Bacterial large signal recognition particle RNA from a Chloroflexota bacterium, 263 nucleotides, folded computationally. The organism belongs to Chloroflexota, within Bacteria. Its Rfam family is "Bacterial large signal recognition particle RNA". By type it is a non-coding RNA gene.
[in-house]
RNA sequence: UCGUGCUAGAUGGGGAGCUAGCGGUGCCCUGCACCCGCAAUCCGCUAUAGCGGGGUCGAACUCCCUGCCUAGGAGCGUGCGCGCUGGCCAAUGUCCUGCCAGGCAGCGUUGAUGAUUGGGUCCUGCGCGGCAGAGGCCUGCGAACCCCGUCAGGUCCGGAAGGAAGCAGCGGUAAGAAGUGUCCUCUGGGUGACGCGGGGCUACCUGGUCUGAGCCCGCCAGCAGAACUAGAUCAGUGUGCCGUUACAACGCAGGGUGCACGG
Numbered sequence: 001u002c003g004u005g006c007u008a009g010a011u012g013g014g015g016a017g018c019u020a021g022c023g024g025u026g027c028c029c030u031g032c033a034c035c036c037g038c039a040a041u042c043c044g045c046u047a048u049a050g051c052g053g054g055g056u057c058g059a060a061c062u063c064c065c066u067g068c069c070u071a072g073g074a075g076c077g078u079g080c081g082c083g084c085u086g087g088c089c090a091a092u093g094u095c096c097u098g099c100c101a102g103g104c105a106g107c108g109u110u111g112a113u114g115a116u117u118g119g120g121u122c123c124u125g126c127g128c129g130g131c132a133g134a135g136g137c138c139u140g141c142g143a144a145c146c147c148c149g150u151c152a153g154g155u156c157c158g159g160a161a162g163g164a165a166g167c168a169g170c171g172g173u174a175a176g177a178a179g180u181g182u183c184c185u186c187u188g189g190g191u192g193a194c195g196c197g198g199g200g201c202u203a204c205c206u207g208g209u210c211u212g213a214g215c216c217c218g219c220c221a222g223c224a225g226a227a228c229u230a231g232a233u234c235a236g237u238g239u240g241c242c243g244u245u246a247c248a249a250c251g252c253a254g255g256g257u258g259c260a261c262g263g
Base pairs, nucleotide, nucleotide: 001263002262003261004260005259006258009057010056011055012030013029014028015027020046021045022044023043024042034054035053036052037051038050063256064255065254066253067252068251072247074245075244076243077242079241080240081239082238083237084236085235086234087233089231093228094227096225097224098223099222102220103219104218106215107214114210115209116208117207118206119205120204121203122199123198124197125196126195127194128192129191131188132187133186134185135184136183137181138179139178141176147172148171149170150169155164156163157162
């Protein structure tokens, strides 16, 4: 120096999270780097830190160490920007309420406001009318007999004269049902631009009398109050960027690291 065969070792790595700690399964980033069993109410181990069983490569471009580059996620920050939630303060803005007669509009000597008086709307009683119902009155119909009058026939009393009861018929009525309505009585009311009396009169309408110039917040203005919001601020939280800290894949560079045999 070359070849062959072995061994150490390698056969993905990292981040967050979980954990006393270390790994794994799961999630995420990178990336292409064997297989089987176990494993998130977990599985296995102990600073020598996955366990168990197989396969392949194997002293190197593949192993170990250091440094650089850098994807990626994580922590920190009175950092910057945007957003959400809650609290608090909120106008030279907006809405609402009350007061005010300064301006506008409107009404007013054909009388504002105020005072006084009468009446009505309101309650109640009575009366009258009307509506509805019931009854009476009027008209006719209406009783085989137990209603009336007259009673043919027939019946009864009598010697006769004459009398008696009385069916049918006829006439008239009762109870009853019907018809009519300019009538009468009674009852009733969610009846009436009606009359009379009593009550009440806060409020509204209206008439008269007295007084004699204001009334009116409808609009603007002014005052006061309450609410909403632009906005400011505090706290929490989400996200993007910046800075910083540690970790860190892939990649790059350097250094280091066995054994046996043979040529």